C1' cells in the first nucleotide's frame, strides 16, 4: 500500500416517510343508562354452551310513550417529540372473570413485510371512515448483472431492510 469477515460511528428512501401520548373537532348518538308511565304475562341475570348461583304472579323479557342524559374503543385536525426496522402484521405460550370448554381480553414473539399509492377480495367496524391480510399494477429507493451510453443518465432481468450508502477496521496474505 492491498484485502474488508465479525463489528463499530454516521446517513439516505418519502404522492402526510414512520410511530407516540397529550389537545382540539366531529361520529358514536338522541343511542347506552336512569326516572316516571301505558302494556305484556313468564322468563331473565351472571360474555356465550352446560352446570351452579341468583332475580321473577308482592309480576322475568319483550313493546310504545315521556323527560334527563353519556362514556369507552374506532377517525380527523394543526402542533410537539422520538426516529429512518423507523414500525406493521403475528404462531406457539402464559395469565384473566367462581367451575368446564369456546370466544375475548392483556401479555408473549416462532415468523412475514424496503416504502407509500391504487384497484379487487376477504376481515375488524356503528360506519361506505379509517386500518389489517392476500392478489394485481404502476410508482419510488437501493444492490447485482446487461444494453446504449460516458465524469453523468437512460433501459432491461433480477435481489431483498439480516438490505443499501460513507468512515473505522483485526487477522491473513503479496
Nucleotide at each position: 500500500a492491498c484485502u474488508a469477515a465479525g463489528g463499530a460511528u454516521a446517513g439516505a428512501g418519502g404522492u402526510c416517510g414512520c410511530g407516540u401520548g397529550a389537545c382540539u373537532c366531529a361520529u358514536a348518538a338522541g343511542u347506552a343508562a336512569c326516572a316516571c308511565u301505558u302494556u305484556g304475562g313468564a322468563u331473565g341475570u351472571g360474555a356465550c354452551a352446560g352446570g351452579c348461583a341468583c332475580a321473577g304472579a308482592c309480576g322475568a323479557a319483550g313493546a310504545g310513550g315521556u323527560g334527563u342524559a353519556a362514556a369507552a374503543g374506532g377517525g380527523a385536525g394543526a402542533a410537539a417529540c422520538g426516529c429512518c426496522g423507523a414500525a406493521a402484521g403475528a404462531a406457539a405460550g402464559a395469565c384473566g372473570g367462581g367451575c368446564u370448554g369456546u370466544a375475548c381480553g392483556u401479555c408473549g414473539g416462532a415468523c412475514u413485510u424496503g416504502g407509500g399509492c391504487a384497484u379487487a377480495a376477504g376481515g375488524u367496524u356503528a360506519a361506505g371512515a379509517g386500518c389489517c391480510u392476500u392478489a394485481u399494477g404502476a410508482c419510488u429507493g437501493u444492490c447485482a448483472u446487461c444494453u446504449u451510453a460516458a465524469c453523468a443518465a437512460a433501459g432491461a432481468u433480477g435481489g431483498g431492510g439480516a438490505g443499501c450508502u460513507a468512515u473505522c477496521g483485526a487477522c491473513g496474505a503479496u

Source information:
Predicted 3D model of a 174-nucleotide RNA (Lysine riboswitch aptamer). Its mean pLDDT, the model's own confidence on a scale to 100, is 76. Rfam family: Lysine riboswitch aptamer. A reference for the family is Mandal et al. (2003), "Riboswitches Control Fundamental Biochemical Pathways in Bacillus subtilis and Other Bacteria", Cell. Of the family's consensus pairs, 98% are formed in the model.